[in-house]
RNA sequence: CCACAUACCUUGCCGAAUUCCGUAAGGAAACGGGGGAUCCAUUUUGGGUGAAUUAAUCUGGUAAUAAGAGAUUAUAGGGAACCUUCAACCGAACCCCUCAGCUAACCUCGUAGGCAUCGAAGGGAGAACAA
Numbered sequence: 001c002c003a004c005a006u007a008c009c010u011u012g013c014c015g016a017a018u019u020c021c022g023u024a025a026g027g028a029a030a031c032g033g034g035g036g037a038u039c040c041a042u043u044u045u046g047g048g049u050g051a052a053u054u055a056a057u058c059u060g061g062u063a064a065u066a067a068g069a070g071a072u073u074a075u076a077g078g079g080a081a082c083c084u085u086c087a088a089c090c091g092a093a094c095c096c097c098u099c100a101g102c103u104a105a106c107c108u109c110g111u112a113g114g115c116a117u118c119g120a121a122g123g124g125a126g127a128a129c130a131a
Base pairs, nucleotide, nucleotide: 011116012115013114014113018029019028020027021026030111031110032109033108034107035106040101046096047095048094049093054074055073056072057071058070059069077090078089082123083122084121085120086119
């Protein structure tokens, strides 16, 4: 000097997942989710949170080109003020249990967890600083 790792602080990000009060138990606000009439829809082989859907090929298996499982490649879709284009990345996981369309009143639940660069070009808007 460079690279990597760890710790702390700060600043940000994904997400609803934050703030305040209280010695504590807990409570409140705020932000989210689910259930739930009339009307309408449906007459259903399931449903929900979430961007995370869908397809092809292969492997295993099979009476079978079944169901189901795995892998690879793509893809709907997604994310750092906004729009467009390009590039890189994600494209999961979990829950309910035979039941649930929309849905006013009403009822009920959650406030976790994880990460680290704000890549490039063009445009519009706003703010700050300077003169």